[in-house]
Context: one part of a larger RNA
RNA sequence: GGAUGAACGCUGGCGGUAUGCUUAACACAUGCAAGUCGAACGAAAGUUUUUAACUUUAGUGGCGAACGGGUGCGUAAUACGUGAGAAUCUGCCCUUAGGAGGAGGAUAACUGCUGGAAACGGCUGCAAACACUCCAUAUGUCGAGAGAUGAAAGAAUUUAUUGCCUAAGGAUGAGCUCACGCCUGAUUAGCUAGUUGGUGAGGUAAUGGCUCACCAAGGCCACGAUCAGUAGCUGGUUUGAGAGAACGAUCAGUCACACUGGGACUGAGACACGGCCCAGACUCCUCCGGGAGGCAGCAGUGAGGAAUUUUCCGCAAUGGGCGAAAGCCUGACGGAGCAAUACCGCGUGAGGGAUGAAGGAUUUUGGUCUGUAAACCUCUUUUCUCAAGAAAGGAGUUCUGACGGUACUUGAGGAAUAAGCAUCGGCUAACUCCGUGCCAGCAGCCGCGGUAAUACGGGGGAUGCAAGCGUUAUCC
Numbered sequence: 001g002g003a004u005g006a007a008c009g010c011u012g013g014c015g016g017u018a019u020g021c022u023u024a025a026c027a028c029a030u031g032c033a034a035g036u037c038g039a040a041c042g043a044a045a046g047u048u049u050u051u052a053a054c055u056u057u058a059g060u061g062g063c064g065a066a067c068g069g070g071u072g073c074g075u076a077a078u079a080c081g082u083g084a085g086a087a088u089c090u091g092c093c094c095u096u097a098g099g100a101g102g103a104g105g106a107u108a109a110c111u112g113c114u115g116g117a118a119a120c121g122g123c124u125g126c127a128a129a130c131a132c133u134c135c136a137u138a139u140g141u142c143g144a145g146a147g148a149u150g151a152a153a154g155a156a157u158u159u160a161u162u163g164c165c166u167a168a169g170g171a172u173g174a175g176c177u178c179a180c181g182c183c184u185g186a187u188u189a190g191c192u193a194g195u196u197g198g199u200g201a202g203g204u205a206a207u208g209g210c211u212c213a214c215c216a217a218g219g220c221c222a223c224g225a226u227c228a229g230u231a232g233c234u235g236g237u238u239u240g241a242g243a244g245a246a247c248g249a250u251c252a253g254u255c256a257c258a259c260u261g262g263g264a265c266u267g268a269g270a271c272a273c274g275g276c277c278c279a280g281a282c283u284c285c286u287c288c289g290g291g292a293g294g295c296a297g298c299a300g301u302g303a304g305g306a307a308u309u310u311u312c313c314g315c316a317a318u319g320g321g322c323g324a325a326a327g328c329c330u331g332a333c334g335g336a337g338c339a340a341u342a343c344c345g346c347g348u349g350a351g352g353g354a355u356g357a358a359g360g361a362u363u364u365u366g367g368u369c370u371g372u373a374a375a376c377c378u379c380u381u382u383u384c385u386c387a388a389g390a391a392a393g394g395a396g397u398u399c400u401g402a403c404g405g406u407a408c409u410u411g412a413g414g415a416a417u418a419a420g421c422a423u424c425g426g427c428u429a430a431c432u433c434c435g436u437g438c439c440a441g442c443a444g445c446c447g448c449g450g451u452a453a454u455a456c457g458g459g460g461g462a463u464g465c466a467a468g469c470g471u472u473a474u475c476c
Stems, first nucleotide, its partner, number of pairs: 001476004006472005013346006019339002021304001026302003030299003035063003040060002043057006070257003080181006088174002093170007101135004110125001112123004140149003154162001156161001183229003190220003195217008232254004236247004259280005282293004310336001312335003318332001319330004349379004359370004384413006420465005425446003431460005441448002
């Protein structure tokens, strides 16, 4: 000198664009953040024009909830980055080929009875489906073969679709393996028994000590194993001429985690943030028998801290889930609010004006400086205030705008509403007067101050930057 997710002190006019718990992965009141489908199903309630139609929905069922959002605890390698690979799976989507025959038994809702303070249940009866089961069929799979095994579902109307099953291919996503790269310490030198390899078996979607039985005695290591410390990684960011060094906020990719530890279930996909079970800590309710909870989602509260925002508006746009659609949901997202936190832009007036006014400071008492600065004259209205217009653009073929009466435009008014902060001994741009008297104090380094202090405190003046300025912290 540059930089910052900064903080502090003094000061503070506006706009645009970004950014905003770096500390306690500390504890959380309250609200919201994942639903949707009646064109899968029975039923109930309501309404009407009551042989029927419509609306709403608790329940069964389907799809989604594994995405999106948060955080960085753990992790020095089952991570990440680059490159390669073979022994795999992949809902929805696309392409191709074929199929959908027959039969059956339940169950929730509901009725009745009943337990419990509650959370939540128990028994009986009724009864539906694209829920479930059986038989048949078969391009599939297993097998050398014989043979074994394995599917299906309808619904609505506008009669054109859509949905279902099987197989093959694609796309996408995911799992696995390998090579190289990847911080510090030797005041850590040896580490390792499922350990290293083989055979067989089990297990997995799949390879494999992944697991087990048996056999062999291997495997890693001064090119740093093991142990300890620290840490999410990368694209990138800052700085630097570069080499490099430091960092990894926002944005993007990826990994890990979801009160702490463990476990599986469902499913195409989880060992699942707003699912389940067990144990633990903590908090809450209780009729003491028993129950409920998990903000590292968005707001918000307490605590910690030098320090970090609204318990806002809207689904109009983009995107996502469900649905045939209308649509519903969406604290993702789009916006507004707060903060000079950062960057960028604009303004706080312009021209003229000497008796060089007054005041102030200083003085050699002549003057000098403040200073064209002011007053005064002329002008302008960026800003500001008021009024009117504006539903511009964002929007696509129709409808639909939170932002928002916002941006913007026009008119009126009046220089009107708007300047500070630090420094002035040298480094380093900028000097004098008074006070103080090694005191009070200053200070980044050198150093100032003990009676004429350009270095302390104040006044005047000056210099630098400017809606900021200075200090502190950290990095280059």
This is a predicted structure of a 476-nucleotide part of an RNA (small-subunit ribosomal RNA, 5' domain) from an uncultured marine eukaryote. Model confidence (mean pLDDT): 84 of 100. Rfam family: Bacterial small subunit ribosomal RNA. The RNAcentral record of the full RNA draws on ENA and SILVA.